The prediction has a mean pLDDT of 87. Large-subunit ribosomal RNA, domain IV from a Dehalococcoidia bacterium, 329 nucleotides, folded computationally. The organism belongs to Dehalococcoidia, within Bacteria. The full RNA is in RNAcentral, with records from ENA.
Context: one part of a larger RNA
């Protein structure tokens, strides 16, 4: 000097990115207990007192007595309390850097699925689904509860529709082409010409499902959810008003927010002092309603601010124990 422990003067978080670490706190009894609230909590709320041994006595209640500095005398044993994010909740999870606000949950909705079910697993048989049967099973989303959950169906998906366009394989096969018997033409061989049948190739019209064009409907399907310009008897603002465009232009609620760039935004509260926090404003770069939307009681080894108490976390360090570390063997 290191590690793992102990005490501590005065102070008491000045430390620090942050009370991170380690102090306070704990048992039982009694007294007492807010806001909030799903009336069940919150609640061990906070916050106070008691607490040994002998006698008496059923008796751990009363009462009388008596020892220490101290009586839950030691090991063992909640620090609490305000605000506000996110998540309702117990649960799950990166075996070995993450335990969250992520997953999952009951609920909520949307769809598929009439049983030889949808679905998934396998070339198949066969299995799951299920020894179940739509109060059932499978998928998707969202996530308790309370309120609620707006406008577009042009586009893209999905269901439905069939008139009409479009349309393969097949089917039909007009017609064409190759080869040919026989037969012209030349004196003959040979070349050439023309060709029936029948083989073979080629092939127009007509015919032909679905689906796609079509026409509907469908957001808790994928997913959108505007510009410019003017106006009121101080100025400011614009309920009004005009115009372009759109499938309709963002309703309710929330709003500098786990979303706000500008920005430490303005204002107010805490603080001698506040880029955090907390209440408003709202000009929402780039919130918004089941990729929920806003509240919310409980509950969190969750994140943020604030205080009580508390302390070697610091002013600042000391001194001790034990194990290293040096030396020496």
């Nucleotide at each position: 000097c290191c590690c793992u422990c102990g005490u501590u003067a005065a102070g008491g978080a000045a430390c620090u990115c942050g009370g991170c670490a380690a102090u306070c706190u704990a048992a039982c009894c009694c007294c007492g207990u807010a806001a909030c609230u799903u009336c069940g909590g919150a609640a061990u709320a906070a916050g106070g007192g008691g607490u040994g041994c002998c006698c008496u006595u059923u008796a751990u209640a009363a009462g009388g007595g008596u020892g220490g500095c101290a009586c839950a005398u030691a090991a063992c044993a909640g620090g609490c309390c305000c605000a506000a994010g996110c998540g309702a909740c117990u649960g799950u999870u990166u075996a070995a850097c993450a335990a969250a606000a992520a997953c999952a949950u009951a609920g909520g909705u949307c769809u598929c699925u009439g049983c030889a079910a949808a679905a998934g697993c396998g070339a198949a048989a066969g299995c799951u689904g299920a020894a179940g049967u739509a109060u059932a099973g499978g998928g998707g989303c969202u996530g308790a509860u309370a309120c609620c959950u707006g406008c577009c169906c042009a586009g893209u998906g999905c269901u439905g529709g069939a008139a009409g366009g479009u349309u393969a394989a097949g089917g039909a096969g007009a017609g064409g082409u190759g080869u040919c018997a026989u037969g012209g033409u030349u004196u003959u061989u040979a070349a050439u010409c023309g060709g029936c049948a029948g083989c073979a190739c080629c092939g127009a019209a007509c015919u032909g499902a679905a689906g796609c064009c079509c026409c509907a409907g469908u957001g808790a399907a994928c997913g959108g959810c505007g510009g410019c310009c003017g106006u009121a008897a101080c100025u400011a603002u614009a309920a009004c008003g005009g115009u372009c465009c759109u499938a309709a232009g963002g309703u309710a609620g929330c709003g500098a927010a786990a979303u706000c760039c500008c920005u430490u935004g303005u204002c107010g509260g805490g603080u001698a002092a506040g880029u955090u926090c907390c209440g408003a404003c709202c000009c929402g770069c780039a919130c918004g309603a089941a990729a929920g939307g806003u509240g919310u009681a409980a509950c969190g080894a969750c994140u943020u601010g604030g205080g009580c108490g508390c302390u070697g976390u610091c002013u600042c360090a000391a001194c001790g124990a034990g194990g290293g570390a040096c030396u020496c063997g």